[in-house]
Context: one part of a larger RNA
RNA sequence: GCCAACGAGUUUGCUGGUACGGGCAAGGCUAAGGGGUAAGACCUGGAGCCGGAGCGAAAGCGAGUCCGAAUAGGGCGUUGUAGUCCGUGUCACUAGACCCGAAACCCGGUGAGCUUACCAUGAGCAGGCUGAACGUACCGUAACAGGUACGGGAGGGCCGCACUCGGCAGAGUUGCAAAACUGCGGGAUGACUUGUGGUAAGGGGUAAAAUACCAAUCGAACCGGGAGAUAGCUGGUUCUCCUCGAAAUAUAUUUAGGUAUAGCCUGUAGUGUUCCUGGCAGAGGUAGAGAUACUGAAUGGAUUUGUGGGGGCGUAAGCUCUCGCGUCCAACCAAACUCCGAAUUCUGACCAGCCAUAACUACAGAGUCAGAACAUGGGGGCUAAGCUCCAUGCUCAAAAGGGAAACAGCCCAGAUCGCCGUCUAAGGUCCCAAAAUCAAUGCUAAGUGGGAAAGGAUGUGUAUUCUCCAAGACAGUCAGUCUGUUGGCUUAGAAGCAGCCAUCAGUUAAAGAGUGCGUAAUAGCUCACUGAUCUAGUUAAGAGGGUAUGCGCCGAAAAUAUAACGGGGCUAAGCAUUGUACCGAAGACGCGGGUGCGCUCAGUUUACUGAGCGUACGGUAGAGGAGCGUUCUAUGUGCAUCGAAGCGAAGGCGGGAGCCGACGUGGAGCGCAUAGAAGUGAGAAUGUUGGC
Numbered sequence: 001g002c003c004a005a006c007g008a009g010u011u012u013g014c015u016g017g018u019a020c021g022g023g024c025a026a027g028g029c030u031a032a033g034g035g036g037u038a039a040g041a042c043c044u045g046g047a048g049c050c051g052g053a054g055c056g057a058a059a060g061c062g063a064g065u066c067c068g069a070a071u072a073g074g075g076c077g078u079u080g081u082a083g084u085c086c087g088u089g090u091c092a093c094u095a096g097a098c099c100c101g102a103a104a105c106c107c108g109g110u111g112a113g114c115u116u117a118c119c120a121u122g123a124g125c126a127g128g129c130u131g132a133a134c135g136u137a138c139c140g141u142a143a144c145a146g147g148u149a150c151g152g153g154a155g156g157g158c159c160g161c162a163c164u165c166g167g168c169a170g171a172g173u174u175g176c177a178a179a180a181c182u183g184c185g186g187g188a189u190g191a192c193u194u195g196u197g198g199u200a201a202g203g204g205g206u207a208a209a210a211u212a213c214c215a216a217u218c219g220a221a222c223c224g225g226g227a228g229a230u231a232g233c234u235g236g237u238u239c240u241c242c243u244c245g246a247a248a249u250a251u252a253u254u255u256a257g258g259u260a261u262a263g264c265c266u267g268u269a270g271u272g273u274u275c276c277u278g279g280c281a282g283a284g285g286u287a288g289a290g291a292u293a294c295u296g297a298a299u300g301g302a303u304u305u306g307u308g309g310g311g312g313c314g315u316a317a318g319c320u321c322u323c324g325c326g327u328c329c330a331a332c333c334a335a336a337c338u339c340c341g342a343a344u345u346c347u348g349a350c351c352a353g354c355c356a357u358a359a360c361u362a363c364a365g366a367g368u369c370a371g372a373a374c375a376u377g378g379g380g381g382c383u384a385a386g387c388u389c390c391a392u393g394c395u396c397a398a399a400a401g402g403g404a405a406a407c408a409g410c411c412c413a414g415a416u417c418g419c420c421g422u423c424u425a426a427g428g429u430c431c432c433a434a435a436a437u438c439a440a441u442g443c444u445a446a447g448u449g450g451g452a453a454a455g456g457a458u459g460u461g462u463a464u465u466c467u468c469c470a471a472g473a474c475a476g477u478c479a480g481u482c483u484g485u486u487g488g489c490u491u492a493g494a495a496g497c498a499g500c501c502a503u504c505a506g507u508u509a510a511a512g513a514g515u516g517c518g519u520a521a522u523a524g525c526u527c528a529c530u531g532a533u534c535u536a537g538u539u540a541a542g543a544g545g546g547u548a549u550g551c552g553c554c555g556a557a558a559a560u561a562u563a564a565c566g567g568g569g570c571u572a573a574g575c576a577u578u579g580u581a582c583c584g585a586a587g588a589c590g591c592g593g594g595u596g597c598g599c600u601c602a603g604u605u606u607a608c609u610g611a612g613c614g615u616a617c618g619g620u621a622g623a624g625g626a627g628c629g630u631u632c633u634a635u636g637u638g639c640a641u642c643g644a645a646g647c648g649a650a651g652g653c654g655g656g657a658g659c660c661g662a663c664g665u666g667g668a669g670c671g672c673a674u675a676g677a678a679g680u681g682a683g684a685a686u687g688u689u690g691g692c
Stems, first nucleotide, its partner, number of pairs: 001692006011095001013093001015092010027050003033044003054061002064076004098236002101233001105226006116200009125190001127159003130155001134151006163187003167184004202218001204214003211220001239627006249262005263368002265365007274358001276353004280348004288340001289338002295334002299330005306325008371396002374393007401412003416593004421589003427583003430568003436580001438579006449570001455554002459551010476533005482506003487501003512527001516525002594617010628681001630678010646665003651660003
């Protein structure tokens, strides 16, 4: 891992709510006990409980009562009356209460044959080296001291076996081994090593102290028990079909991944248009807008006549400059501004439409309290986030189908079942690939289409505006482009052309106190400007600017491989506008089948069955309904050695769970109908046991 078997909402009661069934009914029922029995049934037992009257804290009064001075007013009641007992379903409470799962806590015991410390009694340490105290002899001293030699044999001394330890490395790591092996290494007369016996016990012991060790277990051992501890947590929770179908919100919470109440779902009973939509009548201060309509914000200007401060001049009067307040003019801003002011929205006891599984009421059963994207209005953030927090809508969640290449949340559209029928939606119609190489008019030349900004550009289309032009435009060619004057200043110089200032006048067809190149400065070239020539449609064309707009261009660098149309490929098979066809879904329609609900009709006793018509039938949590199957019991009825159960199985039946079954195997029991009772259905729980 697979297979098989086992494996989870059960039962109890001092009980309670509710629905249904049944008995009796203004009443209903007995409990313990007693009688009775094999055990029951049954008989008895009225204590007691519920109901039949309420109000008041109570005394109490009573269809009333309480408050009150009240014959006032108000609160709760009365009047439209049903209860109670048993059974069944469901829910709650009570208990382990759907099942499995802690780490822990407490109680009583078992452990020091491992290890720690200690006690008692034993044992062990090859060999070699060093040479302390001290002693002796001699020398030496007044005597000591001291010296030399020899002796001596100390030491948690030295080297190194046994022994012991385990520092480094290797290899081992499903090992030889739940700590071993190999090599190197530390200690090796000591705080040494070791045998045997003993002592210390868990809220404890022992500890040269590491929370270490106390039997492969130690921040509190192990075993049994309390015990099915508790687990707002995780996992799991077993047959079928049918109807409806959520929530991820509010409030509160030692509350935030839990719970309670409400909201939203389901079932039953009831009300009967109350829902919804439109009309009509109202509410309002958002979007927008506004500024002599306020509160604030805020730019420029004016102020000869308002007003405050400061500077300068002046003896002063005063003059002048400047800053602010106010006023005026122009322009402007605001979520916490409003003289104004929509759309949508909200309210309604009015009117109309609408008739449904709408709306509302009561009771019973839930689940939900982590939501997600998208669009729009906003807050936070960076007008960041597949971000976060609200609001409104929608989809997903719980929704399959078609489109978007692929793609929960986007677009279209909501799958009852069948069909080799029809029409459409979004989106498409050259090929992959169903359908137009369809029609018309333009645009694009960039493969733009088929990724991107600021910014840049005689790309090109359209519209509009200004200027020039037969008195000849624009471009080209030829010619001119002067004088005062080298303007003044500056400067070594500055002559149109370093820089500063000024920028006149004259002659002219025209010519700047000069557009650029150039010189040391001049010179020289050129331009503006002018003339001529040429060119042209000969009166509608031409030339030069500006503005708006359509489509394009540049800007444009990334990591495995073209890789920024799904691909091929396309100059339309791209873009814009228009038209007509067609394709295209589980949508709609057609034909047939099933089921729920409603209505009508028939059989007919409400029930139940059948037919017709209408309508509905996606679905997680969840509510409700109807069934299949397993084991056993009761009653009835059957099958079986001429072959039961079980196993295999052609074939058949049913909407499904399932059922029947020729034949084979097997070799002794087993069905069916009705009712009852449950250890009643397995794929998941790192499930349990067994097998492979």
RNAcentral holds the full RNA, with entries from ENA. This is a predicted structure of a 692-nucleotide part of an RNA (large-subunit ribosomal RNA, domain II) from a Patescibacteria group bacterium. Its Rfam family is "Bacterial large subunit ribosomal RNA". The coordinates come from a structure-prediction model, not an experiment, and the mean pLDDT is 84.